Predicted 3D model of RNase P RNA and transfer RNA as a complex of 449 nucleotides. Model confidence (mean pLDDT): 78 of 100. Rfam match: Bacterial RNase P class A. Rfam links the family to the GO terms tRNA processing, dimeric ribonuclease P complex and ribonuclease P activity. The family's RNA type in Rfam is ribozyme.
[in-house]
RNA sequence: CGGGUUGGAGAAGGUGGUCGCGGGGUGUCCUUCGGGGCGCCCUGAGGAAAGUCCGAGCUCCAUAGGGUAGACUGCCAGGUAACGCCUGGGCGCCGCGAGGCGACGGACAGGGCAACAGAAAGCAAACCGCCCCGAGGAAGCGCAAGCGACCGGAGGGUAAGGGUGAAAGGGUGGGGUAAGAGCCCACCGCGCUCCUGGCAACAGGAGUGGCACGGUAACCCCCAGUCGGAGCAAGGCCAAGCAGCGGCGAGGUGCGACCCGCACCGCCUGAGCCGUGGGUAGGCUGCUCGAGGCCGUCGGCGACGGCGGUCCCAGACAGAUGACCAUCCCCCGCCUUCGGGCGAGGAACAGAACUCGGCUUACCGCCCGACCCGUGCC
RNA sequence: UGGCCCGUCGUCUAAGGGCAAGACACCGGUCUUUGGAACCGGCGAUGGUGGUUCGAAUCCACCCGGGCCAA
Numbered sequence: 001c002g003g004g005u006u007g008g009a010g011a012a013g014g015u016g017g018u019c020g021c022g023g024g025g026u027g028u029c030c031u032u033c034g035g036g037g038c039g040c041c042c043u044g045a046g047g048a049a050a051g052u053c054c055g056a057g058c059u060c061c062a063u064a065g066g067g068u069a070g071a072c073u074g075c076c077a078g079g080u081a082a083c084g085c086c087u088g089g090g091c092g093c094c095g096c097g098a099g100g101c102g103a104c105g106g107a108c109a110g111g112g113c114a115a116c117a118g119a120a121a122g123c124a125a126a127c128c129g130c131c132c133c134g135a136g137g138a139a140g141c142g143c144a145a146g147c148g149a150c151c152g153g154a155g156g157g158u159a160a161g162g163g164u165g166a167a168a169g170g171g172u173g174g175g176g177u178a179a180g181a182g183c184c185c186a187c188c189g190c191g192c193u194c195c196u197g198g199c200a201a202c203a204g205g206a207g208u209g210g211c212a213c214g215g216u217a218a219c220c221c222c223c224a225g226u227c228g229g230a231g232c233a234a235g236g237c238c239a240a241g242c243a244g245c246g247g248c249g250a251g252g253u254g255c256g257a258c259c260c261g262c263a264c265c266g267c268c269u270g271a272g273c274c275g276u277g278g279g280u281a282g283g284c285u286g287c288u289c290g291a292g293g294c295c296g297u298c299g300g301c302g303a304c305g306g307c308g309g310u311c312c313c314a315g316a317c318a319g320a321u322g323a324c325c326a327u328c329c330c331c332c333g334c335c336u337u338c339g340g341g342c343g344a345g346g347a348a349c350a351g352a353a354c355u356c357g358g359c360u361u362a363c364c365g366c367c368c369g370a371c372c373c374g375u376g377c378c
Numbered sequence: 379u380g381g382c383c384c385g386u387c388g389u390c391u392a393a394g395g396g397c398a399a400g401a402c403a404c405c406g407g408u409c410u411u412u413g414g415a416a417c418c419g420g421c422g423a424u425g426g427u428g429g430u431u432c433g434a435a436u437c438c439a440c441c442c443g444g445g446c447c448a449a
Base pairs, nucleotide, nucleotide: 001374002373003372004371005370006369007368008367013328014327015326016325017324018323019322021044022043023042024041025040026039027038028037029036030035046349050360051359053358054357055356056355057354058231059230060229061228065260066259067258068257070227071226072225073224074223075089076088077087078086079085090104091102092101093100094099105222106221110220111219112216113215127162128161129158130157131156132155136151137150140147141146170188171187172186173185174184175183189211190209191208192207193206194205195204196203197202235285236284237283238282244276245275246274247273248272251265252264253263254262292311293310294309295308296307297306298305299304329346330345332343333342334341335340379448380447381446382445383444384443385442388402389401390400391399396432404420405419406418407417408416425441426440427439428438429437
């Protein structure tokens, strides 16, 4: 210099001013006492506020209890309030490498599935081929007895080779054999046992078996573990208004899978359900100080944690963040006497609505760092 | 704002992981003087991208689109 990997920060540029909008405080005036007008001050969107995919806080229902069903997670260790998240490690795959990706427990508990093709698809299997035996036939040779390439019904051996398939019951090489075959041997793979290292996943080594153990669990299932349900339109308080009638009825509600259990309401003075009819369309609260942000220090490889200091940072309810001016900076175009001048512009994805921790998805351009590969120079 | 459900030819429906089927519509032909009906033939689809699997409309993940419910 070129190409690449990875992490972080910020993101409608900075500063000042004017006007407008949401929220809060304060002064003053008015008030029907609920509040309203005016002035001043402070403050006002995001890294994803999104999708609503996970996990929690909070609230109500039992202080959330037992069992079944169901759902989810799935290498190991740690972090965390918790998680399907994060960190570190192991194993597998991809990459020359930095690095990236991985639903990564179990297929000797059991059941199921594998279309088509193929002889055979899970207790294996003989279509072609190879080999053995072989009734019988037979070119030809021979004076003859006979020999006989070759063909060959039935039978048997063989998983080396061909062919089918996603997959054909270890791989390569050698020995062996009628031909073959873990039949035997060496190496590799696999299983089992032991030893060593490691908390563990796992790795390494030694011995042994002689292959007996094919695939699929994002099919059922088994094992281990987690999960009660609903959601701020949860829930609480106040105000205003209303009208009952008819039917069913001994159980109903919390409980929105079922059983048990618990609590509450009710059993003809009627809980609740159905039908019909009537009323309201308001206010306050929950509401933003929180597993909070920033800085320093200590522990840890790290995620993260401890301690100290410091800061207060949107809370609407048809839903507020915008417009303009000046100046600086940046980019583009034109002109240039190279000092500069003029014009146009500052653009991505997107916008809070109970609050957090994650994941995923969308995103123009810029800045800072670490590392890898190639090339050149010192 | 929260919760839930669904996407297959133009339309309405099928398809227990194994060649995406049918009806109506559309197009062409036969019949008819012409049109209709009838008969024959044809066109035409799994919302998208990945993953699991030998194999995906089907199973899983993430997006996209549409719909329903709650004061």